[in-house]
This is a predicted structure of a 688-nucleotide part of an RNA (large-subunit ribosomal RNA, domain II) from a Tepidiformaceae bacterium. Rfam family: Bacterial large subunit ribosomal RNA. Rfam links the family to the GO terms structural constituent of ribosome and ribosome. Lineage of the source: Bacteria > Bacillati > Chloroflexota > Tepidiformales > Tepidiformaceae. The coordinates come from a structure-prediction model, not an experiment, and the mean pLDDT is 86.
Context: one part of a larger RNA
This record gives sequence, structure tokens and C1' cells, in this order.
RNA sequence: GCCGGUGAGUUACUUUAUGUGGCGAGGUUAAGUAGAGUGAUCUAUGGAGCCGUAGCGAAAGCGAGUCCUAAUAGGGCGAAUGAGUCGCAUGGAGUAGACGCGAAACCUGGUGAUCUAUCCAUGGGCAGGUUGAAGUUCGGGUAAAACCGAAUGGAGGACCGAACCAGGGUGUGUUGCAAAACGCUUGGAUGACCUGUGGAUAGCGGUGAAAUGCCAAACGAACCAGGAGAUAGCUCGUUCUCCCCGAAAUGCAUUUAGGUGCAGCCUCGGGUGAUCUCCGACGGAGGUAGAGCUCUGGAUGGGCUAGGGGGCUUACCGCUUACCAAACCCAACCAAACUGCGAAUGCCGUCGGACAGAACUCGGGAGUGAGACAGUGGGGGAUAAGCUCCAUUGUCGAGAGGGAAACAGCCCAGACCACCAACUAAGGCCCCCAAGUCCAUGCUAAGUGUGCAAGGAUGUCGAACCGCGAAGACAGCCAGGAGGUUAGCUUAGAAGCAGCUACCCUUGAAAGAGUGCGUAACAGCUCACUGGUCGAGUAGUUCUGCGCCGAGAAUUCAACGGGGCUAAGCAUGGCGCCGAAGUUGUGGGUCAUCUGCAAUUGAGCAGAUGGCAGUAGGGGAGCGUUCGUUUCAGCAGAGAAGCGUUGUCGCGAGGCAGCGUGGAGCGGAACGAAGUGAGAAUGCCGGU
Repeated sequence: GCCGGUGAGUUACUUUAUGUGGCGAGGUUAAGUAGAGUGAUCUAUGGAGCCGUAGCGAAAGCGAGUCCUAAUAGGGCGAAUGAGUCGCAUGGAGUAGACGCGAAACCUGGUGAUCUAUCCAUGGGCAGGUUGAAGUUCGGGUAAAACCGAAUGGAGGACCGAACCAGGGUGUGUUGCAAAACGCUUGGAUGACCUGUGGAUAGCGGUGAAAUGCCAAACGAACCAGGAGAUAGCUCGUUCUCCCCGAAAUGCAUUUAGGUGCAGCCUCGGGUGAUCUCCGACGGAGGUAGAGCUCUGGAUGGGCUAGGGGGCUUACCGCUUACCAAACCCAACCAAACUGCGAAUGCCGUCGGACAGAACUCGGGAGUGAGACAGUGGGGGAUAAGCUCCAUUGUCGAGAGGGAAACAGCCCAGACCACCAACUAAGGCCCCCAAGUCCAUGCUAAGUGUGCAAGGAUGUCGAACCGCGAAGACAGCCAGGAGGUUAGCUUAGAAGCAGCUACCCUUGAAAGAGUGCGUAACAGCUCACUGGUCGAGUAGUUCUGCGCCGAGAAUUCAACGGGGCUAAGCAUGGCGCCGAAGUUGUGGGUCAUCUGCAAUUGAGCAGAUGGCAGUAGGGGAGCGUUCGUUUCAGCAGAGAAGCGUUGUCGCGAGGCAGCGUGGAGCGGAACGAAGUGAGAAUGCCGGU
């Protein structure tokens, strides 16, 4: 892992609602007692008590009233308007372990120092080698000492190094030889040394050369049993079927934020009876979008003109200003917290119409209170985020099907069942791949299509405007492109062409005091401009369509799903077709409402209309298992249960039958009672 077994809303009491039964202004007994029965229990008795029939008041108390009060006033709560109660069943709540498993912990009483920490008592152990302290002796030395030398001596948390102890480094080992070892190496090795035996200290504690270390292989508080089924707003799990409806992820509050209360939204029952919603018409309130600048503020240019600054003048008065500038005027602007304007929607009301598992209300039961994305209007952020916070609509959530290659939230569309029938939606129609290699007219040449911006460009289509042009344009070619003059200044030089100033006049068809190259400066080439040649268009600007560049990323073409395509790309128009669980057709099921017919005591038959996606959740109807009661005086060795297999019936849970196996018990109907249904809980036990 798999298989088998086992495994979770129970029971008691109290209470509430619904269903049902008894009795009913009443209902009902409890303990106890007596009798019956093998027994569970049943029958009788027992009226204590409880609930209801009357309330009000704190109470005395009064009473259809009562309380407050001086009150016959006023007000509060009541009556007038009466149904309860005792069982049973089911839903819910409460108290109990209260659906099951699960803590870490807390407390009580004990057990542990055979491991280990420290201590006590009594024993044991330390090969060999080295060094050579004090002291002593002798010699030297001194006045005597000190001191020096030699010998002797044998000190030391001394040295080297086995046993022994340790465990620093590294390798192996890591389902190991081993729940800490092994190899090599290393440290201590007469000491604060190692070690045997016996003993002491105990958990709110001990011990600790101190690491929160150790206290029997897991110690920030040991272990064992008990309180104990501690508690767990947490996680996980919670077992048969079918049918109807079907949410929420919001508001307010919360030692509250992953919990809960109330409301909202769902469901079931009762009541009201068109009240909801939508559409149309009519009537309303409003200050958003937009717009605007009167107001409140912001802000630009001009004018006008107080005031200020500067200059002149100066005793005062003044004058002036390419400075600043209020108010005012003109023009043009900006605003969530501006408005002399002002929609569309939305909202409210009246009338008319349409419609349903509409609405409202009372009561039983919930779940939800982490939402996600997309479009639109906004706040926050950076006019970032698969970001965050509101509003509004949709989808997902709880929604299958078709499309988007694949793809909860996008597009189409809401799956009761069956069909080898049909029509469509989105999207498609060359092949993969169902359907057009369809029609018409254009565009694109970039494989653009099949990823991107600012910006750039004689790409190309279309449109418009404005020049020049048979009095000859544009482009090319031929020729001219001159003179005063080397303009003046500057400068070493400056002659069209370093720079500054000016930019005239003449001849002419035209020719700049010079467009660029060039020279040291000249020269030279060239342009503007003109003539000729040629003979029809040509220069520029703007607006569009489709393209081009801009364009660099990591496994591999890898930025059309692929093949591949010049239409199988793009645009406009058209005709067909394909395409879904949509719609239609045919058959069937079920639910609700209605009608008809049967029937009334069991709920049937037929028809019509409408419904039938579904998580949490509410409601309804059933299947099966074990046991019991009554009954069938059922079945069974001529073969029970169980097991296997085949067939058949039922929407299903499941039922029945045949055959085989098996070898002794078992069932139908009605009712009742539950240790009542297994795939999940890192479930538990067993097998493998």
C1' cells in the first nucleotide's frame, strides 16, 4: 500500500414548536399500596402536587379590574375578544462528556540516584624511562656568616610514554556491528587522578568547577496511577436511496477580527389575498455627467489706474519711469469640499397591462458573516500590480455543454431521461477537423498577418490644397555665369568664400560685393541666375488606409494550436453551410396547479398548463440490517442461512427467480424498538 473486520448526533431530565391520540373549563396523577405474570410489565388504588380557568401591585391587599395618587383626573398593565391539559412521535434549545478521535498543560497520591550529578564510608589501580628542588656531607671561602664547587638526596596539580581515563581532528558508518560504534590520529596518565563495593540527597525537589547540564536511551521542571471522557471559539473525520426548493461570503456590535449576537439572504407550515416585480402613460423631488465663471478660490495676457520701488528735483510742492502691482475693464482658462445652468439613468407616486416556487406577515429549522474575477463610476497607489478599498451589473462560487489550442471568473448557452432525427448561437468552413480551396470589389509584399512605444523614412493606395508648365516647365546635356573690384575694414595676407560693416552701380538674355569645394593668399571647380537643346508633365504641403525600421535572454524551431498559406492575410458587401446537453421532433419519468371521471377513509385514472443544474442548508417520500409483538397453526435434509453465478423487476437504495455450492435453520405481512448502512478520521485490530 491493499484486503477483511471494527469505527462517530446517543441516553436521561427540563423546556419549546409541529404532527397525532385521550379527555375538555377542565386535564393529569407522583411516590406508595394491593393484585396478576417466570419476567420486562400490566391492572386497580393513591388528588399530595402540577398546568389551565383573572388580573394588578414591591407588598399588605383589592379584583374585571388594579397600581401610582388627595382625585370619581390622567396614565401603566389587564378584561371585554375564553382552550386547555395529559401521553406518544419528530424538529430545536438547556443541563449533563452530549457527534467521534486529538493536545501542550494543571492538580493529588505514589515509584525511582542499578544511568547520571555531588557527597560520605571502606577498598583497589597507575609498565618503563627522564629531569634532579629543598635538605645533608665533604672541599674551598669568611673574623664569623654569606657565598662557590663536588657528592649525596629524591621534590613536583614536573617531562616522555603503556595500562587506565578522556573524546580534540578526520574518515567510515547513517534500514549501522552499535537508538552514539569502528579505523587513523590526539589529550591526561602521582593527581582538582582513575576505579570496585556499600550508603546519602527526590520533582513547587535534588545535584550542578554552571551547559538549563544531569536525575534509568526524549527533563525550562522525571516517571506511574488517579481527578479524567480536563478544556480545545482549532484541525480532521462523520457510513443507504430518490424527489422539491435553495443561500451567504453584507450591515451593526463585540478583549472583536479564521469566533459570536441581532438583522439581511434560504427553507417548511399557518394567515392576508394582487399588495411584489416588469412594461407603457402621466405627475414628481434632485444637483451627478456635462457645461459655465455670477459667487468662493486658483490662474494667463493686455488695458486703465490707486499704492509701492527706482531716478531727477527738493524747504514745501512736484516731475519721470522698458520696475512691482490691488481694484476696475477686455480676452482666454481651472476646481471633490465653486454654481446665476444642467441631463441620461436611477428613485417616489397614480392609472392601465403582463407575469411567477410573486409580495407582506406570524411561527419551526438553517447555513452564511475569508469571497474571486470581468465591465462600468470612483478613492488609495505611480491615471503600477493576478494590488487595495467602495459603488453597480454579470459570471464563478454552487454551473455541466459549445467557443477562446490548453485556460473557475471572458464569449455563446442554463444539463429530468432516451434517440445512428432536424434548426440555430458564439465561433467557424485548405488539411489535422464538421462545414466554401464560395461570389464581388479593393488593399498588403512585410510571411505583415502570427507580440511592443516614442521616434524615423522619396514603401505603397486614396483624397485635398497650392506653385511652375507648348509664351516650352521638371530632370539631363551644351553655353554663359561678366565689368567698376583685390567693395571697405581688419590682417603677415583676406582677391565672392577666417572675421566685422555695407550689400551699391554698369553692361546685359542672365550673372550674389556671392551656394559649396578649394588656395598661404591668388588660381581652379561649382551653385544661384540666363540662353539653347529636348517635348509633357513637374515641385511642395496636408489628411487618411495598409505596410517598413525601431525589435537583444537564457533546453528547441518556441510570439499563427500544427501543417502550411500570397490568400488559407486585411477591409467592405453578399449567398450558402457546419456548429451546443440551446431550440424543435418522437417516446418516457416526476413535481406543482387546474379540469374531468371514479371514489369517499384512501388518496386512483385521464387530460391540460407550467416546472425539474446545484455546494452550505431546509422540506418530502422510501430501501435495507438486528431484535421484538401479533398473525399466516408460513418455508426447510425432496435441502434453511451463507457463498458463487445467470436471468429478471424497480428511477434508485434494493427485490425476486433458476442453477451450483453448502449442510440446519429461516422468512412474508402489519406494528414496534434500535449498539441500523463505511472509502477516507497520518483512524483501530488482524491478514498479506